Context: one part of a larger RNA
Molecule: small-subunit ribosomal RNA, 3' major domain
Organism: metagenome
RNA sequence: UGACGGGGACCCGCACAAGCAGCGGAGCGUGUGGUUUAAUUCGAUCUACACGAAGAACCUCACCCAGACUUGACAUGGUGCGAAUCCUGCUGAAAGGUGGGAGUGCCGUAAGGAGCGCACACACAGGUGUUGCAUGGCUGUCGUCAGCUCGUGUCGUGAGAUGUUCGUUUAAGUACGCUAACGAGCGCAACCCUCAUUGCUAGUUACAAGUGUCUAGCGAGACUGCCGGCCACAAGCCGGAGGAAGGCGGGGAUGACGUCAAGUCAGCAUGGCCUUUAUGUCUGGGGCCACACACACGCUACAAUGGGACGGUACAAUGGGAAGCCAAGCCGUGAGGCGGAGCAAAUCCUCCAAAACGUCCCUCAGUUCAGAUUGCAGGCUGCAACCCGCCUGCAUGAAGUCGGAGUUGCUAGUAAACGCGCGUCAGCCAUAGUGCGUUGAAUACGUUCCCGGGUCUUGUACA
Repeated sequence: UGACGGGGACCCGCACAAGCAGCGGAGCGUGUGGUUUAAUUCGAUCUACACGAAGAACCUCACCCAGACUUGACAUGGUGCGAAUCCUGCUGAAAGGUGGGAGUGCCGUAAGGAGCGCACACACAGGUGUUGCAUGGCUGUCGUCAGCUCGUGUCGUGAGAUGUUCGUUUAAGUACGCUAACGAGCGCAACCCUCAUUGCUAGUUACAAGUGUCUAGCGAGACUGCCGGCCACAAGCCGGAGGAAGGCGGGGAUGACGUCAAGUCAGCAUGGCCUUUAUGUCUGGGGCCACACACACGCUACAAUGGGACGGUACAAUGGGAAGCCAAGCCGUGAGGCGGAGCAAAUCCUCCAAAACGUCCCUCAGUUCAGAUUGCAGGCUGCAACCCGCCUGCAUGAAGUCGGAGUUGCUAGUAAACGCGCGUCAGCCAUAGUGCGUUGAAUACGUUCCCGGGUCUUGUACA
């Protein structure tokens, strides 16, 4: 100087408390461990576990079995032959192996050249092989915490200290005051985007028809500016007015010096090492989907604030669309099929939102709760749904009656509830992820305690 303390003082955070909804029990989905397996590819283990994976039937694919190739699936270079290319036989699961036929283009000074294919030989290609403890880049975490430093000066033999401490204040090393310090830098804040109010301008494809709901561009607006109180009459704090908005207005983007030899050689790049008729490449099939069990994240429920029926009925927003979105109409109980209008989209389509509201039935039961599982019959995508897809109809109707110890999220348009969209994507195991709107709470006395963090101080046999 740091680090640590079941030392002290002060302060903060959904950290506790006060509340609301959960998880932990059930069934199912997904991930992980373990076990199994020919293989169940690999990585991630506090900060992994709906994570890499924003889509494992083939492909992906790295794993296993089997069959093949060897200058190679891909790049550059040499020599020789042949136009390229197309059709086709045998074998084979395919890849591959081995034959047959058609064919003679372009430039050209007529030698040859470009491009493509084949053969040969070698330099080499190739490697999701290894090392994240050789690395770049990127990322997580402490933490959006308020800190981390420097120049000159001063003090100290020195390591270092001071500044950065102290008083008040703030979300903040924010600001004021004091001060052997005076200044400065990276952080904080502001500048950026968005939402809430409003003016102007422009309006088609929007909407009642000439307006500005709306759309989108430029402006305005909020600054403790005004008033009162508190304070050192400083910074600031409390209350009020006006205002759409008030003291950081809400949200986002933004992550200092560093820590963990943290993570990633499998996104990419890259040194070394290893491999080279194989650890490379191609193909068929299988596996990544196994299942006594354990954990993690979720979905659906256990019901009456509910379930069901209605030929009762109302209201969104974000998005997406050409190998696409797909209207009307018709067929089908339905998934879906036929159909073909419109739309490269404020025009057309996706697009009937669902909870809510109204009427009726159910009356506390393993039920008109719950929907797992299974059988049959179908539909769709796709070469192909056996391993191993999704959806529909009929039938079947399991566990489950609110969950031990423990544990998670959330302070307002939030939690909770409700549906809708998108990415990936042929299809989809999405209940995931990420957005959008609709309905819309309860509680916070307080900082003793648990967890994490900041500042000062103190102790130390630690560095």